[in-house]
Molecule: c-di-GMP-I riboswitch aptamer
Organism: Rhodocyclaceae bacterium
RNA sequence: CGUCGCCAAAGGCAACCCGGGCGAAAGUCCGGAGACGCAAAGCUUCCGGCCUUCGCCGCCGGGCGACAGCAGGCACGCCGCCGUGCCGCCGCCCGAACGCAUGGCAGCGGGGCCGUCGGA
Numbered sequence: 001c002g003u004c005g006c007c008a009a010a011g012g013c014a015a016c017c018c019g020g021g022c023g024a025a026a027g028u029c030c031g032g033a034g035a036c037g038c039a040a041a042g043c044u045u046c047c048g049g050c051c052u053u054c055g056c057c058g059c060c061g062g063g064c065g066a067c068a069g070c071a072g073g074c075a076c077g078c079c080g081c082c083g084u085g086c087c088g089c090c091g092c093c094c095g096a097a098c099g100c101a102u103g104g105c106a107g108c109g110g111g112g113c114c115g116u117c118g119g120a
Stems, first nucleotide, its partner, number of pairs: 004118002012038002017032006036107001042113003046110003049105003055100002060095006069089002072087006
């Protein structure tokens, strides 16, 4: 220096739980208590995967408003042209469901960067 680390030694991290902060959530941070585990359970979203859906898009339902116009649908009148009314097309709000990451997970895997010890 490299490899490797199965019962060496030193030092290290800390799952779950409790309290508090942040967040829409997923989750995260701090403290307490405590070790499920970890040789990178140090850092990093580059790739895959997983989690969440504030927001956004489309669809559906409901409410309110508007109703100028319309090749639309229905009803009525009219021989018919046509006329009237309601619905729809339009706007706002609410609800439910689907999808989407730019939000997360590095203790899901791979990659990248850095790094303790040295028994063997």